[in-house]
RNA sequence: UUCUUAUCCAGAGAGGUGGAGGGACUGACCCUAUGAAGCCUCGGCAACCAGUACAAGUUGUGCACGGUGCCAAUUUCAGAGGAAGCUUAAGAUUUAAGCUCCGAAGAUGAGAA
Numbered sequence: 001u002u003c004u005u006a007u008c009c010a011g012a013g014a015g016g017u018g019g020a021g022g023g024a025c026u027g028a029c030c031c032u033a034u035g036a037a038g039c040c041u042c043g044g045c046a047a048c049c050a051g052u053a054c055a056a057g058u059u060g061u062g063c064a065c066g067g068u069g070c071c072a073a074u075u076u077c078a079g080a081g082g083a084a085g086c087u088u089a090a091g092a093u094u095u096a097a098g099c100u101c102c103g104a105a106g107a108u109g110a111g112a113a
Base pairs, nucleotide, nucleotide: 001113002112003111004110005109006108007107008106013042014041015040016039017038021031022030023029025079026078027077028076043071044070045069047068048067049066051063052062053061054060055059075105081102082101084100085099086098087097088096089095090094
C1' cells in the first nucleotide's frame, strides 16, 4: 500500500510551544486572535487486540497493566448508486418533499498478502 472483517447517535481536560487555520474530499454549516493545525508534558475516555476472573457455547459481563486509538458538533449534515418500504401534497400515468433501509466514501482496531 491492497484485501477481508467489526464498530462509528455515547464518552473524555489542563498547561506550554506555535502562530492561521481546521472540521478527510465537494456543497452547506460550524469552530478559531476570548487564539486554529502541528509538537511537548501531565491527565482522561474506552473501541479493538492481548491478559485475567465469572458465566455461557462460535458469545456476554467485570478487572487492571500493556499494544494501537480517541478526547467540538451523530462520521457536523448531505453527496457515487439502488429504489426497497412508509407518510404528505398535487393527482390520469406520475411528480415533488420528508423519514426509514441497503450501499458509496471516510476513520479506527484486528488478520492476511
Molecule: SAM riboswitch aptamer (S box leader)
Organism: Fictibacillus arsenicus